């Protein structure tokens, strides 16, 4: 270095839910909250769902990285 993930350490995010705001709506952002996550950090690249439009059809747009798989980067360092 690489693989791997300990009842190990230091530390991180941060689910449902509740107030607010913004979205036509998935939903999003910021307070609380913690369900829980070795990448629950990043990127919409490949799928997948979900929402608005069209709809005879191909579809086009937008969400979701905490659906999945990929890439890229990271903290430890017993076995």
């Nucleotide at each position: 270095c690489c693989c791997c993930g300990a009842u190990a350490a230091a530390g991180c995010c941060a689910a449902a839910c509740c107030c607010u705001u913004c979205g036509c709506a998935a939903g999003a952002a910021g307070g609380g909250g913690g369900c829980g996550g070795a990448a629950a950090g990043c990127c919409g690249c490949g799928g997948a769902u979900c929402u608005u439009c069209a709809a005879g059809a191909c579809g086009a747009a937008g969400a979701u990285g905490g659906c999945c798989g990929g890439a890229c980067u990271g903290c430890c360092g017993g076995a």
Annotation: The prediction has a mean pLDDT of 84. c-di-GMP-I riboswitch aptamer from Oryzomonas sp., 79 nucleotides, folded computationally. It matches the Rfam family "c-di-GMP-I riboswitch aptamer". Gene Ontology term of the family: cyclic-di-GMP binding. The model forms 95% of the base pairs in the Rfam consensus.